[in-house]
RNA sequence: UUCUGCUCAGAGCAAACCUGUCGAAAGGCAGGGACGCAGAGCAACGAAGCUGUAGGAGAAAGAGAGUUCAGCGUUUAGAGUUCGGAGUUUAAGAAAAUAAAAGAUUUUAAUAACGCCGAACACAUAACACUGAACAAAUCUUUAUCCAAUGAUAGUCGAGCCGCCAGA
Numbered sequence: 001u002u003c004u005g006c007u008c009a010g011a012g013c014a015a016a017c018c019u020g021u022c023g024a025a026a027g028g029c030a031g032g033g034a035c036g037c038a039g040a041g042c043a044a045c046g047a048a049g050c051u052g053u054a055g056g057a058g059a060a061a062g063a064g065a066g067u068u069c070a071g072c073g074u075u076u077a078g079a080g081u082u083c084g085g086a087g088u089u090u091a092a093g094a095a096a097a098u099a100a101a102a103g104a105u106u107u108u109a110a111u112a113a114c115g116c117c118g119a120a121c122a123c124a125u126a127a128c129a130c131u132g133a134a135c136a137a138a139u140c141u142u143u144a145u146c147c148a149a150u151g152a153u154a155g156u157c158g159a160g161c162c163g164c165c166a167g168a
Stems, first nucleotide, its partner, number of pairs: 002168004012037002017032006035155001041161002045158003050151001055147003059143005066135006073128003080121006087114003094108005
C1' cells in the first nucleotide's frame, strides 16, 4: 500500500417504540430504549423507493354580476262603466200663466243629445319592491383525484472520501 472480514483487543453506533421539539409532510434533532451493524463513519454524485410545499391540470359541490317565468303589493297612465251635481241644445210632445184670430212669450217637469265638475270601479301599459322556480360568465371558497422535488432519506442500492483491529 492492496485484499479479506469467522475470530482477538479496545471501542463505537443505535431499529422499533416512548417523551419533547422543528417541519406542510416525508423526515430531522435531543433524551430514554436496543432490532441489529465490520464501516449502521462522513458526504445527496447517480438511481430506486418516500413525502407532495410552491405550482399546474381536470372533476364535484356551494357562492356569484345578473337574466327569464310565475305570484303578490305599491305608484303612474288610461279606452271606458256607474252614481251625484250644475249647465247648453232639443221635435208638430205635456202642464200652467200672459195675450189671444193665427201666432208668440215665460215658467215647470220630462225625453234625447253634448260637454263640465266630483266620487267609485277600471282589462290591456310602464316602473319599483318582495317571494318562489329555472339558468348563470369571469371569479372566489371547499373537497377528493392526477402531475409535480427544488424537500427529505446514507440502517435501499451503486459510486466517492476518511478509517480501528486481526490475518494474508